[in-house]
RNA sequence: GCCCCCGUGGCCCAGUGGAUAGGGCGCCGCCCUCCGAAGGCGGAGACCGCCGGUCCGAAUCCGGCCGGGGGCACCG
Numbered sequence: 001g002c003c004c005c006c007g008u009g010g011c012c013c014a015g016u017g018g019a020u021a022g023g024g025c026g027c028c029g030c031c032c033u034c035c036g037a038a039g040g041c042g043g044a045g046a047c048c049g050c051c052g053g054u055c056c057g058a059a060u061c062c063g064g065c066c067g068g069g070g071g072c073a074c075c076g
Stems, first nucleotide, its partner, number of pairs: 001072007010025004018056001027043005049065005
């Protein structure tokens, strides 16, 4: 320098054009219990890395940038 993949709540992951962005862990409250754990019930929390574009409509498509990972080249 070139190519590929990834970037979604505190953490891990799903969602690849149209519903209030879904699940697990964690967190909070209640029940249960002598108290906890386990279990049951309920709840809060992301607008989807940033900017721009396409579209009636974008987390999802396109461009640029940023960050992470991998491969190749350079190393004559």